[in-house]
């Protein structure tokens, strides 16, 4: 210098004018006005997973259903994260992995192929044994049947352990060595697992993202959760008032009006209250499993301690528009109960660590 791997950060900048929402202060003719201050994201997104919170249900346990699945740890929890093991890819840094069980059972394995798993032989190999035919004086040779074999060929994604030597009629774990597999033991490790040794000729093809088995976890609904205040109207309930009765006053008399008394079963009317709840308002709702810095412990995820900061909160829903200067010409996108993750989208730029390679000294 080139090619890469991993991690972290930024998300145009500055100034001006106008505008919008929250909060505080002041003023107000109660409509607002002024000043100050704060005002989207790394994903606010998808709503996929886990929780907080709220209401409902609930003695305990099980069934069904769903999820998860190497080991150890972290965490409030998780299907997340960290570290490790194993497998695969890469020269490497590193990346990826639904990674329990196929010797409990059932089912499946297209096409091709003899055969896809109680087994089987298409091409092929073999005549040692048995039988037959031919040749030969004979030993024997040749061919075939029955039979033996699975080394080689062929099919397939996959073919009944692999390589080699021995062995054999040809072959074959038939025998042996190594590898693989199973099992037992020892050693290291918390463990997953690894290494070593003994034993067993080898059972057990694949697939559990087929049913299933094993282990662990899971009650339901969701901020339109849920709680508080509560106009009007209608229903319901309660109380009071009001005479259709009598007396008195007013008045010539009647109606009417006023006052008093008695009665009150029902209905009606008026007034008041209760009541649940609608409109509407308030809370939930912005101080939190919080951010930043430093220190300590830990490989790390993370934990603890100290200091410091307050960081959107609307309810038709604010966070914008324009102008100027400038640069490398600006992506994806936008809160709505909150938090931890995962996934997806994203113009570009910056920083750090590491790997491989080329060259020079």
């Nucleotide at each position: 210098g080139g090619a890469g791997u991993c991690c972290g950060c930024c998300a145009g900048a500055c100034g001006g004018u106008c505008g919008c929402g929250g909060c505080g202060c002041g003023c107000u003719u109660c409509g607002g006005c002024g000043c100050g201050u704060c005002g989207a994201g790394g994903a606010a997104a998808g709503u996929c997973c886990g929780a907080a919170c709220u209401c409902c249900a609930c003695a305990g346990g099980g069934c069904a259903g769903g999820g998860c699945g190497c080991c150890a740890g972290c965490u409030a929890a998780c299907g997340g994260c960290u570290g490790g093991g194993c497998g695969c890819g890469g020269c490497a840094a590193c990346g990826c992995g639904a990674c329990g069980g196929a010797a409990a059972g059932u089912g499946c394995c297209a096409c091709a192929g003899a055969a896809a798993a109680c087994a089987c032989a298409c091409c092929g190999c073999c005549c040692a044994c048995u039988c037959g035919a031919g040749c030969g004086c004979a030993a024997g040779c040749u061919c075939g049947a029955a039979g033996g074999c699975a080394a080689g060929g062929g099919u397939g994604a996959a073919a009944u352990g692999g390589u080699g030597c021995g062995g054999u009629a040809a072959g074959a774990g038939c025998g042996c060595a190594c590898c693989g597999c199973g099992u037992c033991g020892c050693u290291g490790g918390u463990a997953a697992c690894a290494g070593c040794g003994g034993c067993g000729g080898c059972a057990g093809g694949g697939a559990a993202a087929a049913c299933c088995c094993c282990g662990c976890c899971c009650g339901g609904a969701g901020c339109a959760a849920g709680g508080c205040c509560a106009a009007g109207u209608a229903a319901g309930c309660c109380g009071c008032c009001a005479g259709u009765c009598c007396c008195g006053c007013u008045g010539g008399c009647c109606c009417g009006g006023c006052g008093g008394g008695c009665a009150a079963a029902a209905g009606u009317g008026g007034c008041g209250g209760c009541g649940g709840g609608u409109a509407g308002g308030c809370c939930g709702c912005a101080c939190g499993a919080g951010g930043u810095g430093c220190g300590u412990g830990g490989u790390g995820a993370c934990a603890c301690g100290c200091a410091u900061c307050c960081c959107a909160g609307a309810u038709a829903g604010a966070u914008g528009a324009c102008c100027g200067u400038u640069c490398a010409c600006g992506a994806c996108a936008g809160a709505a109960u909150u938090c931890g993750g995962c996934u997806u989208a994203u113009c570009g730029g910056c920083g750090g660590a590491c790997u491989c390679u080329c060259u020079g000294a």